[in-house]
Predicted 3D model of a 110-nucleotide RNA (SAM riboswitch aptamer (S box leader)) from an Acidobacteriota bacterium.
RNA sequence: AUCUCAUCCAGAGUGGCCGAGGGACGGGCCCUAUGACGCCACGGCAACCGCCCGUAGAAAGCAAGACGGGGACAGGUGCUAACUCCCGCCCGUAAUGGGGGAGAUGAGAC
Repeated sequence: AUCUCAUCCAGAGUGGCCGAGGGACGGGCCCUAUGACGCCACGGCAACCGCCCGUAGAAAGCAAGACGGGGACAGGUGCUAACUCCCGCCCGUAAUGGGGGAGAUGAGAC
């Protein structure tokens, strides 16, 4: 980088450095010299993986893997303005809406 699967209406910020753009893309709208974005430190959120528990597996026993719920634990990531900020393509609508695409994150495969 590509593919598969799952999730995306909840939640969670202070300080220091830097100095002009940032919110993926287009349009909108917003954030930003009262210092954004980014980086660092320390917090926090969450529960994808790990870990712990349970169920069947199990008609010997055990394990892999599976499923479910819970915990938040030394760990691996992620996230910590706005629903993925909104819309974008299709269907439908007075409006709300449904599906898809794209994107993000995780796990796995190659």

NCBI's taxonomy places the organism under Bacteria, Pseudomonadati, Acidobacteriota. The prediction has a mean pLDDT of 77. The model forms 94% of the base pairs in the Rfam consensus.